[in-house]
Context: one part of a larger RNA
RNA sequence: UUGGGCGUAAAGGGUAUGUAGGCUGUUUGAAAAAGGCCUUAUGUAAAAAAGGAACUGAAAAGGGAAAGGAGCAUAAGCAACAAUUAAACUAGAGUAGACAAGAUGAGUUGAGUAUAUCUAAUUUAGAGAUAAAAUUCGUAUAAAUUAAAUAGACUGUCAGUAGGCGAAAGCACAACUCAAUACGCUACUGACGCUGAGGUACGAAAGCAUAGGGAGCAAACAGGAUUAGAGACCCUGGUAGUCUAUGCAGUAAACUAUGCCUGUUCAAUAUUAUAAAGAAUAAUAUUUUAGCUAACGCGUUAAACAGGCCGCCUGAGUAGUACGAUCGCAAGAUUAAAACUC
Numbered sequence: 001u002u003g004g005g006c007g008u009a010a011a012g013g014g015u016a017u018g019u020a021g022g023c024u025g026u027u028u029g030a031a032a033a034a035g036g037c038c039u040u041a042u043g044u045a046a047a048a049a050a051g052g053a054a055c056u057g058a059a060a061a062g063g064g065a066a067a068g069g070a071g072c073a074u075a076a077g078c079a080a081c082a083a084u085u086a087a088a089c090u091a092g093a094g095u096a097g098a099c100a101a102g103a104u105g106a107g108u109u110g111a112g113u114a115u116a117u118c119u120a121a122u123u124u125a126g127a128g129a130u131a132a133a134a135u136u137c138g139u140a141u142a143a144a145u146u147a148a149a150u151a152g153a154c155u156g157u158c159a160g161u162a163g164g165c166g167a168a169a170g171c172a173c174a175a176c177u178c179a180a181u182a183c184g185c186u187a188c189u190g191a192c193g194c195u196g197a198g199g200u201a202c203g204a205a206a207g208c209a210u211a212g213g214g215a216g217c218a219a220a221c222a223g224g225a226u227u228a229g230a231g232a233c234c235c236u237g238g239u240a241g242u243c244u245a246u247g248c249a250g251u252a253a254a255c256u257a258u259g260c261c262u263g264u265u266c267a268a269u270a271u272u273a274u275a276a277a278g279a280a281u282a283a284u285a286u287u288u289u290a291g292c293u294a295a296c297g298c299g300u301u302a303a304a305c306a307g308g309c310c311g312c313c314u315g316a317g318u319a320g321u322a323c324g325a326u327c328g329c330a331a332g333a334u335u336a337a338a339a340c341u342c
Stems, first nucleotide, its partner, number of pairs: 004313003007296002012310001014202004021195003025089006036081001038077007092192001093189005104179007111155002115151003119147004126137002164171002207248006216242002221237004259309006267287007291298002315342003324335004
C1' cells in the first nucleotide's frame, strides 16, 4: 500500500517477438442519442460530543434561523480538449531500388602450425619432474635428431590499451552457397505507431538421453611429495566430460549489478563507417558545465528535464526453503508461504 522507490542500501524480468489491455503525429470539417471534460439549476453533510472564531449569559440546561460546501444524484446545456465519424498531409513507421560496412547466422569444401601415436633410421644411458625430490618412462633401446604416415582438436601473428557485428546468449584460418541486418541517398505507402499481462521463440558453462569420436586438457579416482594432519595447494598418471549429430534441460556476478520507446538540454578530444580533407550523420569511448545524487559518482550512450507502457521492492533471519501445482528421463526448474526468533 490511491504513498515512496528499484547503478552500489530491498527492488529491472537473461533476451527478443507478439495477443489482450494501456497510451498515441499534423490539418480541416461533421454530429451531440449515450458517456469523459466544462457550465447552469435543484436535491443531498442527522444530531450530540470534541476543537476553533465572534457575541451573549451569574451559572447550568434547552429552543430557533442564516451562510458555506468537494463529491454524488437528477435535469438542461456547451463543443475548446479527449472520444466517435469524414476527408487530406508527411516530420513517426514501413516498402522498393542502387550503393555497400561488418569475427551476423547456417551449410559445404579446403588450408595451416603445434601436439600425440605408429613405422624406419641415427645415437647411447639416461629422460622427465620440482623450491628440492619421489612416484613415472628407459638396455624388451627411452629421451634427443631425421624422414614419411595417421588421428582428433584448435585457428598464432594481423589484433587494438578506446576496433567491428549481433536482440541477448554470443561471434576471429580461407573460399563458395543460402539467409538476415545497421547508417546515409532517391522514390513510394500514408499514422500503418510505442509498450506489452499471459503465450511463443532464442538462450554461456556444467548436466541428461541415443549414436559416433577421443589428440590435448581434465572433475572423480590412484600414486608421489608437503604437513602435526593434508580429504588441498605442487608432481606423475587418469575416467566422465570437453568435439560431432539429433533431442532434453532453461539456469549464471545471463552485469552497464542501470527495462523498452519518444522528445528537450554547455563544451572539448579521440576512434569506426559507406570513399581526398573538412562539415554533417550514425555508432563507440574519454574528460566535463548545468542539473541530479546519502555519498561514490552519472553527466546528449544520463543516474538531467518530461511523457507512455511493462516488470519488481516494502525490517533481518527462517527461505528462494516447506507444502501444493505446472514442467522435466533424471538432476532439478518455475511459482511460493507460515510458525518461531530478533